[in-house]
RNA sequence: GCCCCCAUCGUCUAGUGGUUAGGACACGGGGCUUUCAAUCCCGUAGCAGGGGUUCGAUUCCCCUUGGGGGCG
Numbered sequence: 001g002c003c004c005c006c007a008u009c010g011u012c013u014a015g016u017g018g019u020u021a022g023g024a025c026a027c028g029g030g031g032c033u034u035u036c037a038a039u040c041c042c043g044u045a046g047c048a049g050g051g052g053u054u055c056g057a058u059u060c061c062c063c064u065u066g067g068g069g070g071c072g
Stems, first nucleotide, its partner, number of pairs: 001071007010025004018055001027043005048064005
């Protein structure tokens, strides 16, 4: 230098055009318990950035940024 893949709550992860963007752990509150642990319920929190296509984009296209791999 060229090519390919990836980027979603604090972390891990599901979601191939119309969902309330879901789950686990963690965190906060509550129930139970004499207390703690365990367990149950509730809550907080997310689509890397910009543009395009579309009635509608997390999803498709382009650029940028970051990470991983291959070739030279």

Source information: The RNA shown here (transfer RNA) has 72 nucleotides and comes from a Bacillota bacterium. Taxonomically the source falls in Bacillota (Bacteria, Bacillati). The prediction has a mean pLDDT of 82. Its Rfam family is "tRNA". The family's RNA type in Rfam is transfer RNA. RNAcentral records the identical sequence in 4 taxa.